[in-house]
Molecule: c-di-GMP-I riboswitch aptamer
Organism: Sulfurovum sp.
RNA sequence: UAUUGAAAAAGCCAAACCUUUCGCGAGAAGGGGACGGAAAGCCAUGGGUCUCACGCAGAUCGCCAGGUUGCCAAU
Numbered sequence: 001u002a003u004u005g006a007a008a009a010a011g012c013c014a015a016a017c018c019u020u021u022c023g024c025g026a027g028a029a030g031g032g033g034a035c036g037g038a039a040a041g042c043c044a045u046g047g048g049u050c051u052c053a054c055g056c057a058g059a060u061c062g063c064c065a066g067g068u069u070g071c072c073a074a075u
Stems, first nucleotide, its partner, number of pairs: 002075004012037002017032006035062001041068003045065003048060004
């Protein structure tokens, strides 16, 4: 540097649900909680889905693709 994620180890994230706050809403943030995750880190660039007060508006990266950075291990 490339490929891979079978085994091991160290950590990491945290669905549903409950709860508080914010938002018209989709949803977001904090706490609890784990279904899962090898990018479930980051970026709304393309597609998808969803919302609305329908506008040169929003939400979702834990829907897919793309971009970019990165832990551990094996080869």